[in-house]
Context: one part of a larger RNA
RNA sequence: GUCUGCGAGUUAUUGUUUGUGGCGAGUCUAAGUCCUCAUGGGACGGAGGCGAAGCGAAAGCGAGUCCGAAUAGGGCGCCAAGCCGCAAGCAGUAGACCCGAAGGGGAGGUGAUCUACCCAUGGUCAGGAUGAAGUCACUUUAACCGGUGAUGGAGGUCCGAACGGGUGACGGUUGAAAACGUCUCCGAUGAACUGUGGGUAGGAGCGAAAGACUAAUCAAACCCCCUGAUAGCUGGUUCUCCCCGAAAUAGAUUUAGGUCUAGCCUCGUGCGCUGACUUGUGGGGGUAAAGCACUGGAUGGACUAGGGCCCACACCAGGGUACCGAAUCUAACCAAACUCUGAAUACCACAGGGUGGAGCACGGGAGUAAGUCGGUGAGGGAUAAGCUUCAUCGUCGAGAGGGAAACAACCCAGAUCGCCGGCUAAGGUGCCAAAAUGCAGCUAAGUGAAAAGGAUGUUGGGUUUCGAAGACAGUGAGGAUGUUGGCUUAGAGGCAGCCACCAUUUAAACAGUGCGUAAUAGCUGACUCACCGAGAGAUCCGGCGCCGAAAAUGAUUGGCGAUAAGCUGCAUACCGAAGCCGCGGAUCUCUUCCGGUUUCGACCGGAAGGGGUGGUAGGGGAGCGUUCCAAGUGCUGUGAAGCGGAAGGGAAACCGACCGUGGAGCGCUUGGAAGUGAGGAUGCAGAC
Numbered sequence: 001g002u003c004u005g006c007g008a009g010u011u012a013u014u015g016u017u018u019g020u021g022g023c024g025a026g027u028c029u030a031a032g033u034c035c036u037c038a039u040g041g042g043a044c045g046g047a048g049g050c051g052a053a054g055c056g057a058a059a060g061c062g063a064g065u066c067c068g069a070a071u072a073g074g075g076c077g078c079c080a081a082g083c084c085g086c087a088a089g090c091a092g093u094a095g096a097c098c099c100g101a102a103g104g105g106g107a108g109g110u111g112a113u114c115u116a117c118c119c120a121u122g123g124u125c126a127g128g129a130u131g132a133a134g135u136c137a138c139u140u141u142a143a144c145c146g147g148u149g150a151u152g153g154a155g156g157u158c159c160g161a162a163c164g165g166g167u168g169a170c171g172g173u174u175g176a177a178a179a180c181g182u183c184u185c186c187g188a189u190g191a192a193c194u195g196u197g198g199g200u201a202g203g204a205g206c207g208a209a210a211g212a213c214u215a216a217u218c219a220a221a222c223c224c225c226c227u228g229a230u231a232g233c234u235g236g237u238u239c240u241c242c243c244c245g246a247a248a249u250a251g252a253u254u255u256a257g258g259u260c261u262a263g264c265c266u267c268g269u270g271c272g273c274u275g276a277c278u279u280g281u282g283g284g285g286g287u288a289a290a291g292c293a294c295u296g297g298a299u300g301g302a303c304u305a306g307g308g309c310c311c312a313c314a315c316c317a318g319g320g321u322a323c324c325g326a327a328u329c330u331a332a333c334c335a336a337a338c339u340c341u342g343a344a345u346a347c348c349a350c351a352g353g354g355u356g357g358a359g360c361a362c363g364g365g366a367g368u369a370a371g372u373c374g375g376u377g378a379g380g381g382a383u384a385a386g387c388u389u390c391a392u393c394g395u396c397g398a399g400a401g402g403g404a405a406a407c408a409a410c411c412c413a414g415a416u417c418g419c420c421g422g423c424u425a426a427g428g429u430g431c432c433a434a435a436a437u438g439c440a441g442c443u444a445a446g447u448g449a450a451a452a453g454g455a456u457g458u459u460g461g462g463u464u465u466c467g468a469a470g471a472c473a474g475u476g477a478g479g480a481u482g483u484u485g486g487c488u489u490a491g492a493g494g495c496a497g498c499c500a501c502c503a504u505u506u507a508a509a510c511a512g513u514g515c516g517u518a519a520u521a522g523c524u525g526a527c528u529c530a531c532c533g534a535g536a537g538a539u540c541c542g543g544c545g546c547c548g549a550a551a552a553u554g555a556u557u558g559g560c561g562a563u564a565a566g567c568u569g570c571a572u573a574c575c576g577a578a579g580c581c582g583c584g585g586a587u588c589u590c591u592u593c594c595g596g597u598u599u600c601g602a603c604c605g606g607a608a609g610g611g612g613u614g615g616u617a618g619g620g621g622a623g624c625g626u627u628c629c630a631a632g633u634g635c636u637g638u639g640a641a642g643c644g645g646a647a648g649g650g651a652a653a654c655c656g657a658c659c660g661u662g663g664a665g666c667g668c669u670u671g672g673a674a675g676u677g678a679g680g681a682u683g684c685a686g687a688c
Stems, first nucleotide, its partner, number of pairs: 001688006011094013026050003032044005054061002064076004097236002100233001104226003108223003116200009125190001127159003130155001134151006163187003168183004202218001204214002239623006249262005263368002265365007273356001277353007289341001290339002295335003299331004306324002308321004371396001373394008401412003416585004421581003427575003430560003436572001438570005453547002457544010474531005480504003485499003510525001514523002586613012624677001626674010642661004648655002
């Protein structure tokens, strides 16, 4: 992992609601006793409970009573029947749907064969090195002291096996091993190591102290018990079909992943047109926009109080100013916390329409209270975020189908079932791949995904200048004289710089546009003529393109590929979904009709017509199957159950003729009772 079996809302009691039954102003017995065909049944038993009257703190009064001076007003009552069973929903108390802690407690117990420390008694330490004290000899000294040489053999001394340890690295990491192996390393006469026997224990021991160790367990061992501790947490919770169908919000919370109340769902009862929506009428508002009348902000101008600077000045004054400048005026602006104004919507009221899985009230049962993305209006942030917080609408959540290549939240559209029928939506119609190789323009970039900015891309439109008195471009020629203008300068000759920029000859020619020279020179331009012969230039506004354009494995409009099969516009046709239509079926519900029953409220069956039938949490309804019990009725050695198949039937759970196997019990109907349905729980046991 698979298979088989087991595996989770139970039981008792109390309350409450619903259904149903008995009796009814009543209703029921409890313990117990007696009888019996004795795990059962029947009778007795009224003690007591609930109800039939309430109000008041009470005295008390009473369909009333209390407050009160009140015959006022108000509060709570009266004017509607209960009690006891049975069944179901839910709640409380109990382990209370099941499994799951770490834990808390026990004057219960077991452990020192591991390990810590201690006690008793034993054992072990190759070899080598060093050479303390002491002693002896010699020497020295007056004698000590001292010196030399021997001897001697001390030490938590040295090197290094056994032995003890465990430093570093590598390997090992479902290991050879639940701590090891190899190499390396430390101690190795000591606070050494070790055998045997013994001692100390669970809030206790022991600890050269690490919260270490106390049997692979230690910030309180192990076993048993309280114990099914508790778990606002995680996981799991077993057959079918039908109807409806949420929430992720508000308030509160030692509250934020929990809970309570409300909101939203469902079921029942009652009310009955009140409902969403829509039409009309009437309202209040201060948002969007706009505005500057207020409050503020902010730019220019005018004017100007005041100031700065300069002149002048004994003081008081005064003059100038290309400086600053309040207020005021003026022009054009800005504002969530500005408003002289002011919508659309929204909201409220009234009237009309509106019979809807509408509304309202009461009662039973919930779930939800982590939301999410998109559009719109805003706050926070950076006018960031698949960001965050609100408002409002939609989707998903709980929604399948078609489109967007793929893609919860986007676009279209809400799946009752069947059909080898039809029409459409979004989106599409070269091929993949259903349907047009439609029409007219544009694009040349494979643009068809991106900005500021840049550019004789190309296309369309406008304005304007020049042009047969010849434009624009090109080519040929000229481009001169006073003069090297004056100044400056070493020089300054059109061309470093400053000033001026005249005049003459001319078709035209600058006191010179640029290059150049030390300065000249030289080249060129402006300007003119000739050749040529028809458009040329500037600018503005559009369309589509170009550059700007860098990312990590091989690239991508989905692909192929296409010059349209790209982009814009237009027209018609077609394709295209579980949408809509058609035909047939199912079920729920409403209306009408028919039949039956009726304690008249209604219920059951049938027909026709209308409408509905996506669905998580969840509410409600109807069923299937399993085991056992009671009554009834059947099958079975001419073959029961079970097992392997299976025609056929049913909307499903399921039922099942018949065949085989098997070899002794088993169905069906109506009721009843449950150890009643398995794929999940890192579920439990077994098998493989």